[in-house]
Molecule: transfer RNA
Organism: uncultured Deinococcota bacterium
């Protein structure tokens, strides 16, 4: 340097154009229990990595960069 794939909620990942009621597990309340655990009920939590384009409409397509991996070169 150059090719691949990932980037969504604290974490671990679905979703691959048409309302983020996205799941699990964590957290917080309440319930239940002497107390805890477990369990149920709600509830908080998101600039979908960042800026451009394309389209009536982008987390989804596409370009540029930033980061992470894994592969292949070079190089002292």
């Nucleotide at each position: 340097a150059g090719g691949c794939g990932c980037g969504u909620a604290g974490c671990u990942c679905a979703g691959g154009g048409g309302a983020a009621u996205g799941a699990g597990c964590g957290c917080u309340a309440c319930a239940c229990u002497g107390a805890c655990a477990c369990u149920g009920u709600a509830g908080a939590g998101g600039u979908c990595g960042a800026c451009g384009g394309u389209u009536c409409a982008a987390a989804u397509c596409c370009g540029u960069c930033c980061g992470c991996g894994c592969c292949u070169a070079c190089c002292a």